[in-house]
RNA sequence: UUCCGAAAAGGGCAAACCCGCUGAAAGGCGGGGACGCAAAACUACGGGUCUAAAACCGGGUAACCCCGGUUACGACGGCCGAGUUGCCGGA
Numbered sequence: 001u002u003c004c005g006a007a008a009a010g011g012g013c014a015a016a017c018c019c020g021c022u023g024a025a026a027g028g029c030g031g032g033g034a035c036g037c038a039a040a041a042c043u044a045c046g047g048g049u050c051u052a053a054a055a056c057c058g059g060g061u062a063a064c065c066c067c068g069g070u071u072a073c074g075a076c077g078g079c080c081g082a083g084u085u086g087c088c089g090g091a
Base pairs, nucleotide, nucleotide: 002091003090004089005088012037013036017032018031019030020029021028022027035078041084042083043082045081046080047079048076049075050074054071055070056069057068058067059066060065
């Protein structure tokens, strides 16, 4: 440096769920909690998924406004690919 993760050591992270805060929502943050994880560290570049406040379109209403549809400029790195960094051990 590259590949690999069977066993081991010291550790690390923390799904669901519950509580609080936040957000229109998806989600995020903090506490509890552990299903799992060798990149479950970081980056929304490609694909994918989730959401639809706002915008646009359609319908309704005297109007305020209501209903339906489309769309990410909002999210997810614990969906996959890609990029960057990295502990221990083995070859």

Predicted 3D model of a 91-nucleotide RNA (c-di-GMP-I riboswitch aptamer) from a Bacillota bacterium. It was read from a public genome assembly, where an Rfam model found it.